[in-house]
C1' cells in the first nucleotide's frame, strides 16, 4: 500500500455461573406442520306465528294416575330484521392488480349517522314453524295439510329521480360536464310502542280521529368509507438481450358503481427493450427501530397504517359491502364416524397437546373499565380488551447494614527472614430499621346508563305522554387478603460473576513440563510460566456477570460529503466512430434546472425541547418543534438550459515552400553464403575449454575461372527521421497518406471524448499453392556430466521468404489513456521561417513544429517527475478494491484447430505487494593487506613407540572438552592417595555456635579385624585470676537444639575467568545538518599509512573506546657504585687457577641518564602529508622482542577451581575404609620422539655458553660398583658452595652403501634408585635379543633473520617418574618475480525473493492422508414452457315439448319463472415434448493443506 483483529452501541435472543424486592414493558424469529378438548358472534318478543317440561301448590284418584294453579307468554326451535365484510390471527404468496408520497375521477359507489325537502293510500297469494304419512345407522330429506308478519307480489300517488328526444346559459382535458325550460316513458312505502279523545263491544277487546319516540319509502347534500386511474420513489443477476397474438391501437358492441382488451366481431401492424423490456433469485410495504458527527448503512418484533391470506385450487351465490378465517358449491390431500350405502371436519381467534427447535408463558378471572353488535330501554353477547399467573428476556430503582474501633488480633498469602498484606477489614462498643416476618387500619380507579323525588325548558290541544338540561338520593370493583399507611421484631434472613502478558484497568506463589491445556488478535507451555490448573491478592461490573450469534461503528476498507491507477490492486494493443457526457465570445427572449417567498399535505405514536402525574426512574400525559419530501401559486434572471441573431481566436479550407527507412506496387544491383562444372595442388580440413561425431586420396581444406539459387540489404547510422499503434533502412519508376512552416484570403463553433461497434495490429501458429541459399524448434549423432530429456559440437524437417485467406495475441513498456489552458531555467540535436554580420563557407539574436539530457517551484510512500509533468485546472472514457485458488471452471460468442474474449465460487492462509535503510551474502566489480598464494626451506601423511580422542570392552574403565577455536587439552606429572567410578566392609551427625557433665592438652602401648574401627593398659597436669572454697580462657570426650554435606542436575537462569575472528582497523557518541521514518552525514572523496596513521578537501564541528605512545627485556654511550664479579698496571703465592694483597680501568652487575625525531641534505608529491635516495650514527624511517586485545560474535567453553538462583539427596546421591579401575584392545584419527643413515655411526680427544634451581635441599672431593648407583662427607640459605658434563662443532681414528659398526622396537636374564607398598601399574642400568623401517598415496603443516633447521642445557609439578610444557643460549641457512588464482580480512561500490543471515531462501513432479471442487454413461426430485386429451361445481348464453300461487284474461289460454338439457370458458387430473434448478454416481482432472519422504 493493503487485508485480516480488536476496544462502542444495539437485540423478541439462547447458553454457562449465580440469585433479595419492586415498578413499568416483552415472550415461537423455527414447521402457512398436524391438532384433542372448552371458549372466541350474536343480538331483537317493542316485527311475526306458535309455545313446553322439571320442581312447586292446590283439586280428584280405580293409588296407575288425571287435571287446575305457577312455572311461563319463560326456555328450545321457526319466520322475518339487523349484525357475522367489524375485531382478533398470520406473513404463505406478491418485485406490482402491492406499498410510500403527491394528484385525478368531468368515469364512480356509499348501509348505519347527520341536515334539508317530500311521503307513508288501497289490496293480494303463499310459506316455515306446527300436526300427520315416509326414507335413511346417522347426517339429513321427501310428501300431504294448516298458519302469521315491518317476509313476497300487483295497483294507486311522484316534489325529486331514471331513461328517451327537443331546446337555451355556463365551464372545459374540447371527449363532454354543470345548471335551467318542455315533452314522452319507468319507478315507492310497513308498522310497533306509549298517551289523549270519540265510538262500539263478547268490555282485561275493538275501532276511528289526534299526538310523541322508534321504524319504512323517494330525493338533494355532508361526513366517514370504498373503487379505478396518472407522476415520482425503494432488492439482486447481462454467465438472463430481446420480449409480445388480445399482443399494441382503432370502429362497434356487451359487461360494470365506474374508465378500459375487462371481454367479443371486424380492421389496421403495432406495443416493450440497454434510462434494462424478458427471464431467474430473494423479499409482505411504510410510520418506524439500530447504529453513525453526518451522508448513509442494516432492519420491519412488540404499537401504529396499507396489502396479501385462512388446510390446497376453482367458483359464484347473498349483501350497501365478500370473490366472505369460526358461510355455500366442486375437486384434491389428510383426520374421524359408519349398519361401508353414506357422512362430518379445517386453532396462521385464545389457552392448550404434540412435532420441529438453541429457543419463547396459563386448557386462569372478569365484563369493574374502554371500545364494539343487536335492542327504545333494562339488558344479552364480546379468550377485543382490562386484570391476575410464568420467565432476570430487557429497562428503572431499592438493599444486603451506619458510625466508631491497632494489641495492626487470629488465620491465609508473600517475604531480601527484617518484614509486608488480606486491613478498620474482624471482633468488641454505639445506633438505625428500607427490603423479609407478624398485626390492625385502608384507596384511586366509578364517569355513566338506568331508577325515585324536586327545579327549569321544548313537542304537543294537552297538566297525559314523551325528550332535554341542573344539582339531589340510590346502585355498580375481576384485579384485592392490593397499592398505601401506623405498630412490634431483630444486624438478625439478603453477593455475585468475569478478567488480571500487550492490545486493556488489574501480580505474586506454587503445580505442570511444547504434557494437560489456554487463545478475539498478536501469541503461550520444550523445569524459575504476571498467558495452563489452584492459591493469595488487584482490577471491572453488580441481581447479575460472562459467552456465542446477528446489526451499524470503528471501514476515508466502494470514497456524493470522501480514495485511487509509472514501479504497491488499477490506462483497453492502436485507432475511426455511433448513442451519451461535455463544450469558445457577445446581444435578445423564455422561465426547464437554480434561487426566494407564500399555501396545502408529509396520520397518530416515535425521536428532540418545555412543563406535568407516579415518594424518584423507568414509565404515562399535555403542549410545541422537527419532518432536509411531494404538490400548487407567485417573483428573480447572474448561471446552465431552449429558441432567435451576430462574432472569429477553436476547428476547417484555400495558396506557395522544404524535410522524411510513411504505406503500395513494378523493375534494377553489388558484396557475402551455399552448391555445381573446370584449373593448380596434397594430407589434411573442420571444430572446441580440450576433444569427438563430420569431411577428404573416389582427392577435401586452400586458390583461381565460370554457372545456379534464394534470402538480407555493410558502410552512410546519430538518445537522427517518420508513422496512431504495431513497424519501416540498397537503388530506381509510379500511385498514394500525414505532419510542418510562411504569409494572405475564406466558413463561422462545425470542437472534445467515446459505452456498444468497425478496422489496423509484432512473433510465433493454422490453410491452400508456389519457393527454399543461408539459418533453425523436432529430431539424429559426439562431447561435458553423478545424470545432461540443456549449455558446446556435427548435421537437420517444419519454419523464416512470396500470393491469398484465418489467427488477434505480447514485458503489444514510457509498464504513464485521449483533448484544452496555465506555471523559473540552462543546454545539445532534427526541420522551417526571420534578423544581424560576413565576398563566402558561415557565425550570433530569434520564432514556430518535434526529439533528448539536466534542473527550480510544485507533487510523490519513497524513487522519481518537473512546459514532452508523474505540477496547477476543466471534460470525456476505461480500470481497480488483501494474497492463493484463476485469469481457471461453468455457460455464451469468435475460431479450420491451437485457442481468444467474457468470467466465479467452494475452499484455504494472516499475510501477499511497494519504494528506500542497515547489515550480511555473490562461482559481481574495484582498491589493499596477511607465510593467504606463489619462491624456498624442513616436516606430518608410510613405520615402530609414546601420548590424547573417538569406537569397542568392563563391576568400573569416574568427568568434562568436539571443525579452525576438542583430540601431549582440564592433568606443572592416576602405584596407595589424589580419585570423583566399581565391588565390598562400615557410619548416622565429623566443622562452628548455644547449653549440660566429664576431662588439661599431650604422649606411650596391648588385643580383634584388610582396614575403618572397635576395645583396654599407661604417663602426665601445664596458663590467669583468687578471699585458695573455687572460677575464668584454650582444648578433648559423651549428650542436646538448630545446623550441615553432595566432584548430583541445569554454562540454554548466572558472576568470574577464558578462547576465537584478531594485534584486524575498526567501533561509537554529543551538538548540528539533511530525510515522513528506518536512517544518513561526520567515518565518504583525493593521496599516504603498519594503522580511521597522517594532510588536503567536503554540512559538518569536536569527542570518546581501539592504533600510536607511555611500561619490561635487548642493541650503543654516558654517569654513580664495586662485593660474592672484574683483574689493566704493581706486590705475593702456586705445577697451575684474581688463589691473596691491591685497584674498581675493562668486563659484568644495577639504577638513573644520553641517543633515533624523517632532526639535516637531495628528489618526488599540491608549497601538504609523506615516500625515495643519501650523510651521519651503535641503531633510520613502529630498530627487534613482550606485555598490552575496541564495539562486538560464536545462547563458543567452564555449575567438576571458586561464588551462585532454582530443582534434586538426607540411616544416603553424605562420610570413613580395603581391593580394583582411570593403565582394558580386532581398529581408527590427532599430536609428537625416534629412525630409516656417510652432511652419517662409532672410539678417542680438544673447545666455548646463558638462564636456572637448592637446607624434608643442592651436594664438592674421595672410596666401591661395567653401570643405575652405594657409602662417607667438605661447602652453600647461595654473581662466593653445589647441581654442572654443555652438546652439535674441531681433531684424529675406523666403518664403505649392506636391514649394515644403520635403526633400535620387542623379548629373556639380572640389578638400582624411590616409596607402607612397583603384581596389575614407576624410572633407570648392564648382558643379550635386534622387529618394522630404505625418505613414504592422495592429501596437509610450519616458517622471511639472529628467522627456519639444528644442538644440547635448565625449570615447574614431582617421594619416583616427561618423548610433554615452559624457559635458556650454541650453530646458523635458502627465497620473496609478483597478487592471475586458493584461504582469511578491510574499505567503497553494485545486485538480492536473504535477516536464525548462503551451513539463506526457495521451484515442480512423484508416493502417502485429508478436504472442497469441475467433467462424467447415466440415475433422482423439483420448477417451469408448449401442444394435446378430459373437464367438477359455477356464472353467463341458448333452449325448454316438462312444472308452476301473486299479474292480464270473456277462463280457453297468455306474460312471467323454474327444473331439465345444450353450448363458452375452466380448477383438480392425465399423455407427449423441451429448458432451468438441485441431489446422487463407477470412473476422471485440477486445486489446496499436511511430519523431518524422493528425485535432489
Nucleotide at each position: 500500500u493493503g487485508g485480516c483483529u480488536c476496544a462502542g452501541a444495539g437485540c423478541g435472543a439462547a447458553c454457562g455461573u449465580u440469585a433479595g424486592c419492586g415498578g413499568c414493558a416483552g415472550g415461537c424469529u423455527u414447521a402457512a406442520c398436524a391438532c384433542a378438548u372448552g371458549c372466541a358472534a350474536g343480538u331483537c318478543g317493542a316485527g311475526c306465528g306458535a309455545g313446553a317440561a322439571c320442581a312447586g301448590g292446590g283439586a280428584c284418584u280405580u293409588u296407575g294416575g288425571u287435571c287446575c294453579c305457577c312455572u311461563a307468554g319463560u326456555a328450545a326451535a321457526g319466520c322475518g330484521g339487523u349484525g357475522g365484510a367489524c375485531g382478533g390471527g398470520u406473513g404463505a404468496g406478491u418485485a406490482a392488480u402491492a406499498c410510500g408520497u403527491g394528484g385525478g375521477u368531468a368515469a364512480u359507489g356509499u348501509a348505519u349517522c347527520c341536515u334539508u325537502c317530500a311521503g307513508c293510500g288501497g289490496g293480494g297469494g303463499a310459506u316455515a314453524a306446527c300436526a300427520g304419512u315416509c326414507c335413511g345407522a346417522a347426517a339429513g330429506g321427501a310428501u300431504u295439510g294448516u298458519u302469521a308478519a315491518u317476509a313476497c307480489c300487483g295497483u294507486a300517488u311522484a316534489u325529486g329521480u331514471c331513461g328517451g328526444c327537443g331546446g337555451g346559459a355556463u365551464c372545459u382535458u374540447a371527449g363532454g360536464g354543470u345548471c335551467c325550460c318542455g315533452u314522452c316513458g319507468g319507478g315507492a312505502a310497513u308498522g310497533a310502542u306509549g298517551g289523549c279523545u270519540u265510538c262500539u263491544u263478547u268490555a282485561u277487546g275493538g275501532a276511528a280521529g289526534c299526538u310523541a319516540u322508534c321504524a319504512c319509502u323517494g330525493a338533494a347534500g355532508g361526513a366517514g368509507c370504498a373503487g379505478c386511474c396518472c407522476g415520482c420513489g425503494g432488492c439482486c443477476c447481462a454467465u438472463u438481450a430481446g420480449c409480445u397474438a388480445g399482443u399494441u391501437g382503432g370502429c362497434g358492441g356487451g359487461g360494470u358503481a365506474a374508465u378500459g382488451g375487462c371481454c367479443c366481431a371486424c380492421c389496421a401492424a403495432g406495443g416493450c427493450u440497454a434510462a434494462g423490456a424478458u427471464g431467474g433469485g430473494u423479499a409482505g410495504c411504510u410510520g418506524g427501530u439500530c447504529u453513525g458527527a453526518g451522508a448513509g448503512g442494516a432492519u420491519g418484533a412488540u404499537c401504529a397504517g396499507c396489502c396479501a391470506c385462512a388446510c390446497u385450487g376453482g367458483a359464484a351465490c347473498u349483501g350497501a359491502g365478500a370473490u366472505a378465517u369460526g358461510g355455500u358449491c366442486c375437486a384434491g390431500a389428510c383426520u374421524c364416524c359408519u349398519a361401508u350405502g353414506g357422512g362430518a371436519g379445517g386453532c396462521a381467534g385464545c389457552a392448550g397437546u404434540g412435532g420441529g427447535g438453541a429457543a419463547u408463558a396459563u386448557u386462569g378471572g372478569g365484563u369493574a373499565a374502554u371500545g364494539g353488535g343487536c335492542g327504545u330501554a333494562a339488558g344479552c353477547c364480546u379468550g377485543a380488551c382490562c386484570c391476575a399467573g410464568c420467565c432476570a428476556u430487557g429497562c428503572c430503582g431499592c438493599g444486603u447494614g451506619a458510625g466508631u474501633g491497632a494489641u495492626g488480633a487470629a488465620g491465609g498469602c508473600c517475604u531480601u527472614c527484617g518484614g509486608g498484606u488480606c486491613g478498620u477489614a474482624a471482633a468488641g462498643c454505639u445506633c438505625u430499621g428500607u427490603g423479609g416476618g407478624g398485626a390492625g387500619g385502608g384507596a384511586c380507579g366509578a364517569a355513566a346508563u338506568a331508577g325515585g323525588a324536586c327545579g327549569g325548558g321544548g313537542a304537543u290541544a294537552a297538566u297525559a305522554u314523551c325528550c332535554c338540561c341542573g344539582g339531589u338520593c340510590c346502585u355498580u370493583g375481576a384485579c384485592g387478603g392490593u397499592a398505601c399507611c401506623u405498630c412490634c421484631u431483630u444486624a438478625g434472613c439478603a453477593a455475585g460473576c468475569a478478567c488480571c502478558g500487550g492490545u486493556u484497568a488489574a501480580c505474586u506463589c506454587c503445580g505442570u513440563g511444547u504434557u494437560a491445556g489456554c487463545a478475539g488478535u498478536u501469541g503461550u507451555g520444550g523445569u524459575a510460566a504476571u498467558a495452563c490448573g489452584g492459591a493469595g491478592g488487584g482490577u471491572g461490573c453488580a441481581a447479575a456477570c460472562g459467552u456465542u450469534g446477528c446489526u451499524c461503528g470503528g471501514a476515508a476498507u466502494c470514497a456524493u460529503u470522501g480514495g485511487g491507477c509509472g514501479u504497491a490492486a488499477a490506462g483497453c494493443g492502436c485507432a475511426c466512430g455511433u448513442a451519451g457526457g461535455c463544450g469558445g465570445u457577445c446581444c435578445g427572449a423564455c422561465a426547464a434546472g437554480u434561487c426566494g417567498g407564500a399555501u396545502g399535505u408529509g396520520a397518530a405514536a416515535g425521536u428532540c425541547c418545555u412543563c406535568g402525574g407516579u415518594u424518584u426512574a423507568a414509565c404515562c400525559g399535555a403542549g410545541g418543534a422537527a419532518g432536509u419530501g411531494c404538490a400548487c401559486c407567485c417573483g428573480a434572471a447572474a448561471u446552465u438550459g431552449u429558441c432567435a441573431g451576430a462574432c472569429u481566436u477553436g476547428a476547417g479550407u484555400a495558396u506557395g515552400g522544404a524535410a522524411g527507412a510513411g504505406g503500395g506496387u513494378c523493375g534494377c544491383g553489388g558484396a557475402a553464403u551455399u552448391c555445381c562444372c573446370g584449373g593448380u595442388g596434397u594430407a589434411g580440413a573442420g571444430g572446441u575449454g580440450a576433444a569427438a561425431u563430420u569431411u577428404g586420396u573416389a582427392g577435401a581444406u586452400a586458390u583461381u575461372g565460370g554457372g545456379a539459387g534464394g534470402a538480407a540489404u555493410a558502410c552512410u547510422a546519430g538518445u537522427g527521421g517518420u508513422g496512431a499503434a504495431g513497424g519501416c533502412g540498397g537503388c530506381g519508376a509510379c500511385c498514394u497518406g500525414g505532419g510542418c512552416c510562411a504569409a494572405u484570403a475564406c466558413u463561422g463553433a462545425c470542437g472534445c471524448u467515446g459505452a456498444g461497434g468497425u478496422g489496423c495490429g509484432a512473433a510465433a501458429g493454422c490453410g491452400u499453392g508456389g519457393g527454399g541459399a543461408g539459418u533453425a524448434a523436432a529430431c539424429a549423432g559426439g562431447a561435458u556430466u553423478a545424470g545432461a530429456u540443456a549449455u558446446c559440437c556435427u548435421g537437420g524437417u517444419a519454419g523464416u521468404c512470396c500470393a491469398c485467406g484465418c489467427c488477434g495475441u505480447a514485458a503489444a513498456u514510457g509498464a504513464u489513456g485521449g483533448a484544452u489552458g496555465c506555471u523559473a531555467g540552462g543546454u545539445g540535436u532534427u526541420g522551417g521561417g526571420g534578423g544581424u554580420a560576413u565576398u563566402g563557407a558561415u557565425u550570433c539574436c530569434u520564432c514556430c513544429a518535434g526529439u533528448g539530457c539536466c534542473g527550480c517551484a510544485g507533487u510523490u510512500a519513497a524513487u522519481g517527475c518537473a512546459u514532452u509533468a508523474a505540477g496547477c485546472a476543466u471534460c470525456c472514457c476505461g480500470c481497480c478494491u488483501g494474497g492463493g485458488g484463476a485469469g481457471u471452471a461453468c455457460g455464451g460468442c469468435c475460431g479450420c484447430a491451437a485457442g481468444g474474449c467474457u468470467a466465479a465460487a467452494a475452499c484455504u492462509c494472516a499475510a501477499a505487494g511497494g519504494a528506500a535503510u542497515u547489515g550480511a551474502c555473490g562461482g559481481g566489480g574495484g582498491c589493499c593487506c596477511g607465510c593467504a598464494c606463489a619462491a624456498g626451506c624442513g616436516g606430518u601423511g608410510g613405520a615402530g613407540c609414546a601420548u590424547g580422542u573417538g569406537g569397542u570392552u568392563u563391576a568400573a574403565u569416574u568427568c568434562g572438552a568436539c571443525g579452525c577455536a576438542a583430540u601431549g587439552c582440564g592433568c606443572a606429572g592416576a602405584a596407595c592417595c589424589u580419585u570423583a567410578c566399581c565391588u565390598g566392609g562400615g557410619u548416622u551427625a565429623a566443622a562452628u555456635c548455644g547449653c549440660c557433665a566429664g576431662g588439661a592438652a599431650u604422649c606411650c602401648u596391648g588385643c580383634a579385624g584388610a582396614g575403618a574401627u572397635g576395645u583396654g593398659g599407661g604417663a602426665g597436669u601445664g596458663c590467669c585470676c583468687u578471699u585458695c572454697g573455687g572460677g575464668g580462657a584454650g582444648c578433648c570426650u559423651g549428650g542436646u537444639a538448630g545446623a550441615a554435606g553432595g566432584u548430583g542436575c541445569u554454562g540454554u537462569a548466572u558472576g568470574g575467568c577464558u578462547g576465537u575472528c584478531g594485534u584486524c582497523a575498526g567501533c561509537u557518541c554529543g551538538u548540528g545538518u539533511u530525510g515522513u521514518g528506518a536512517g544518513a552525514u561526520g567515518u565518504u572523496g583525493g593521496g599516504u599509512u603498519a594503522a580511521g596513521u597522517c594532510c588536503c578537501g567536503c554540512a559538518a564541528c569536536g569527542a570518546g573506546c581501539g592504533u600510536a605512545a607511555c611500561c619490561c627485556c635487548u642493541g650503543u654511550c654516558g654517569u654513580u657504585a664495586g662485593u660474592u664479579g672484574c683483574u689493566a698496571a704493581u706486590g705475593u703465592g702456586u705445577u697451575a687457577u684474581g688463589g691473596u694483597g691491591a685497584g674498581c680501568a675493562c668486563u659484568c652487575u644495577a639504577a638513573c641518564g644520553a641517543g633515533a625525531c624523517u632532526g639535516c641534505c637531495g628528489a618526488c608529491g599540491u608549497u601538504a602529508a609523506g615516500u625515495c635516495g643519501g650523510a651521519g650514527g651503535a641503531a633510520g624511517g613502529u630498530g627487534g622482542g613482550g606485555a598490552u586485545g575496541a564495539c562486538g560474535u560464536c545462547a563458543a567453553g567452564u555449575c567438576c577451581u571458586u561464588a551462585u538462583g532454582g530443582c534434586c539427596c538426607u540411616u544416603a546421591c553424605g562420610c570413613c575404609c580395603a581391593g580394583g579401575g582411570c593403565u582394558a584392545c580386532a581398529c581408527a584419527c590427532g599430536u609428537g620422539c625416534u629412525a630409516c643413515a656417510a652432511u652419517g655411526g662409532c672410539c678417542g680427544g680438544u673447545a666455548c655458553a646463558a638462564a636456572g634451581a637448592g637446607u624434608u635441599g643442592c651436594u664438592a672431593a674421595c672410596c666401591c660398583g661395567u653401570g643405575a648407583g652405594g657409602g662417607u662427607a667438605c661447602g652453600c640459605u647461595a654473581a662466593u658452595c653445589u647441581c654442572a658434563a654443555a652438546a652439535a662443532a674441531c681433531c684424529g681414528g675406523u666403518c664403505u652403501c649392506a636391514g649394515u659398526u644403520c635403526g633400535g622396537a620387542u623379548a629373556g636374564g639380572a640389578g638400582u634408585c624411590u616409596g607402607c607398598a612397583a603384581c596389575u601399574c614407576g624410572a633407570c642400568u648392564c648382558c643379550u635379543u635386534g622387529a618394522a623401517g630404505u625418505c613414504g598415496g592422495a592429501a596437509u603443516c610450519g616458517c622471511u633473520a639472529g628467522u627456519a633447521a639444528u644442538c644440547g642445557c635448565g625449570g615447574a609439578u614431582c617421594a619416583g617418574c616427561a618423548c610433554g610444557c615452559c624457559g635458556c643460549g650454541g650453530u646458523g641457512a635458502a627465497u620473496a618475480c609478483g597478487u592471475u588464482c586458493c584461504c582469511g580480512g578491510g574499505c567503497c561500490u553494485u545486485g538480492u525473493a536473504u535477516a536464525u543471515a548462503c551451513c539463506g531462501c526457495c521451484c515442480g513432479u512423484c508416493a502417502c492422508a485429508c478436504c472442497a471442487u469441475g467433467g462424467g454413461a447415466g440415475u433422482c426430485a423439483g420448477u417451469u414452457g408448449c401442444u394435446c386429451c378430459a373437464g367438477a361445481a359455477a356464472u353467463c348464453g341458448g333452449u325448454a315439448u316438462g312444472c308452476u300461487a301473486a299479474c292480464c284474461g270473456u277462463a280457453a289460454g297468455g306474460a312471467g319463472g323454474c327444473a331439465g338439457c345444450c353450448g363458452c370458458u375452466u380448477a383438480a387430473g392425465g399423455a407427449g415434448u423441451g429448458a432451468c434448478u438441485g441431489g446422487u454416481a463407477a470412473c476422471u482432472g485440477g486445486g489446496g493443506u499436511g511430519a523431518a519422504g524422493u528425485c535432489c
Molecule: small-subunit ribosomal RNA
Organism: metagenome